[in-house]
RNA sequence: GCAUAAUGCAUCUAGGGUUCCGGCUGCGCGACGUGUCUGCGCGGUGCCUGGUCCAAGAGAUGCGCUCCCGGCCGAUGCGCGAUCGCGUCGUCCGGAGCCACGGCGGGACAAAAGCCCGGGAGAC
Numbered sequence: 001g002c003a004u005a006a007u008g009c010a011u012c013u014a015g016g017g018u019u020c021c022g023g024c025u026g027c028g029c030g031a032c033g034u035g036u037c038u039g040c041g042c043g044g045u046g047c048c049u050g051g052u053c054c055a056a057g058a059g060a061u062g063c064g065c066u067c068c069c070g071g072c073c074g075a076u077g078c079g080c081g082a083u084c085g086c087g088u089c090g091u092c093c094g095g096a097g098c099c100a101c102g103g104c105g106g107g108a109c110a111a112a113a114g115c116c117c118g119g120g121a122g123a124c
Base pairs, nucleotide, nucleotide: 007064008063009062010061011060012059015054016053020051021050022048023045024044025043026042027041028040029039031036032035065097066096067095068094070092071091073090074089075088076087077086078085079084099119101122105117106116107115
């Protein structure tokens, strides 16, 4: 300097904003009766706790997936032949999947983000 590998999905969490719901609020209408309550409509508001929603390579859990050591049984190929050996497929048990500092900027959805660009640029 180059290449390969460092696994996929689901459910959640840290976190995130504001499409919808709700909250708060302004105006109008309505009802009751002189001021309040309830409802409807149109706006505003996420420095509104929330529900819906988005969400981690370096977060969690589960199920897969890949690899490894073996077992038994079955099938199959090769070694002239096979009771033997090697290999492949299936199956069962067990094990492993380590490490990981990280911008600016841009992108999507309603919008933002630890999402995506990105195990990037860069640093060690």
A computed fold for a 124-nucleotide RNA from Hyphomicrobium sp., annotated as Guanidine-I riboswitch aptamer. The model forms 97% of the base pairs in the Rfam consensus. Model confidence (mean pLDDT): 78 of 100.